[in-house]
Molecule: transfer RNA
Organism: Pirellulaceae bacterium
RNA sequence: GGCUCGAUGGUGAAACGGAAAUCAUGUUGCGGUUCUAACGCAGAGUUCCGGGUUCAAAUCCUGGUCGGGCUA
Numbered sequence: 001g002g003c004u005c006g007a008u009g010g011u012g013a014a015a016c017g018g019a020a021a022u023c024a025u026g027u028u029g030c031g032g033u034u035c036u037a038a039c040g041c042a043g044a045g046u047u048c049c050g051g052g053u054u055c056a057a058a059u060c061c062u063g064g065u066c067g068g069g070c071u072a
Base pairs, nucleotide, nucleotide: 001071002070003069004068005067006066007065010025011024012023013022018055027043028042029041030040031039048064049063050062051061052060
């Protein structure tokens, strides 16, 4: 250099082009407890960046950035 796979809350992962982007864990508040915990309820927090296609994009196309693999 070429090819290929990936990037989604703090972390780990889901999500036939169509619901309000879901789950686990963590976290905050409240309940709970003599206290702590388990447990219950409620909340905050996410689609790597730009452009395009579409009525509608996390998803498709394209250019970047970063990471893994293959190859010379």